[in-house]
Molecule: Bacterial RNase P class A
Organism: Armatimonadota bacterium
RNA sequence: GGAGUGGGCCGAGCGUCCGCGGUCGUCGUUCGCGGCGGCUGAGGAAAGUCCGAGCUCCACAGGGCAGGGCGCUGGGUAACACCCAGGCGGGGCGACCCGACGGAAAGUGGCACAGAAACAUACCGGCCGCCGCUGGCGACCAAGGGUGAAAUGGUGCGGUAAGAGCGCACCAGCGGUGUGGAGACACAUCGGCUGGCCAAACCCCGCCCGGAGCAAGGCCAAAUAGAGGGCGAGUCUCCCUCGGGAGACCGGCGUUAGCCCGACGCCGCAUGAGUCCCGGGUUGGCCGCAUGAGGCUGUGGGCAACCGCAGUCCCAGAUAGAUGGACGCACACGACAGAACUCGGCUUACAGGCCCACUCCACUG
Repeated sequence: GGAGUGGGCCGAGCGUCCGCGGUCGUCGUUCGCGGCGGCUGAGGAAAGUCCGAGCUCCACAGGGCAGGGCGCUGGGUAACACCCAGGCGGGGCGACCCGACGGAAAGUGGCACAGAAACAUACCGGCCGCCGCUGGCGACCAAGGGUGAAAUGGUGCGGUAAGAGCGCACCAGCGGUGUGGAGACACAUCGGCUGGCCAAACCCCGCCCGGAGCAAGGCCAAAUAGAGGGCGAGUCUCCCUCGGGAGACCGGCGUUAGCCCGACGCCGCAUGAGUCCCGGGUUGGCCGCAUGAGGCUGUGGGCAACCGCAGUCCCAGAUAGAUGGACGCACACGACAGAACUCGGCUUACAGGCCCACUCCACUG
């Protein structure tokens, strides 16, 4: 100097004026609000709504079945499908990057096209024997060729009629033992020689899982016609003031936010539990709602994620929804995009710029 890798940060600055939301003070008020002054007012993703939670309401009597999610190990966390560290596999010369990464010797199923054959097989071929010998028949083989994404371990030597883990050496895989490690695993050694691939196919194993969502939900105010129509489930016994009441079984409905059993509640012949349809009224305000798994600084522990302690700060809160505009100066000439209950993540979008660490190549000293 060039080419890269990983990480962190910023992402329209200053001044004047005008406008908008919130809030505090003050004054006025027809109590609705208005004037004046001060302070404050979008993001790194506020986004997608994909995970995990807080919070709120419903349910809480359990059991079984079904369903869903996760899936190397150890740790972090309120929790996670997130993060950190490590292992294994793959890629890159390297810094480094990527991985739904339990089980395919429990079972079922699938493996397009091609190919003889995709899990039990032989098309070409090799070899042996026989015959009526350019060939045919019978037996053996799975080395070589061919097909394919994939063909039953690979290479070499021996062996054989030809071959073959048939034997041997090394390598891969599997299993046993030993050592190291907290573990995933790694290394060493021994063994018989080997069992195709797919579980983001069913499935098996292990762990986890109630439902709905701030239009949650609560309060106040206002309004109103428990109006109209449809569907809708019974027997026995006992008591009794003869109108009713109680119990048993049966049935109906609701809750148990998938189903069944069970449990609980209501109702059972019409003044009917419940449910459906039609019609009408209100549709304003307040809370939830901004102090939180909170930010910053320092310090201690930890490889790190993160945690502890101390100090310090308060940082939008609308409900038709505010955060904009003009001028001047300056530049790199302004990207993606805008809160709506709140957090922790992930993912996606992004003009331009800054910083740190590291790798490779070339040259110079």